A computed fold for a 75-nucleotide RNA from a groundwater metagenome, annotated as transfer RNA. The same sequence occurs in records of 2 taxa. The prediction has a mean pLDDT of 81. Rfam family: tRNA. Rfam describes the family as follows. Transfer RNA (tRNA) molecules are approximately 80 nucleotides in length. Rfam classes the family as a transfer RNA.
RNA sequence: GGACCUGUAGCCUAGCUUGGACAAGGCGACAGCCUUCUAAGCUGUAGAUCACGGGUUCAAAUCCCGUCAGGCCCG
Numbered sequence: 001g002g003a004c005c006u007g008u009a010g011c012c013u014a015g016c017u018u019g020g021a022c023a024a025g026g027c028g029a030c031a032g033c034c035u036u037c038u039a040a041g042c043u044g045u046a047g048a049u050c051a052c053g054g055g056u057u058c059a060a061a062u063c064c065c066g067u068c069a070g071g072c073c074c075g
Stems, first nucleotide, its partner, number of pairs: 001074002004071004010027004020058001029045005051067005
């Protein structure tokens, strides 16, 4: 230098193929219930403008282009 894959809450993972608007689940955090206390269990709450920038569209996590970061392969 070239090809491919990945980037979504503190962590992990879906959703992307087929665009539809409150972005889902688990773990964790916080609060409450329960318990003599803790753990476990149950209920609730908060937390992501989907790596960044631009474009297409009535509408973009999703499609297109570029950039950045990581992985892997080739030279």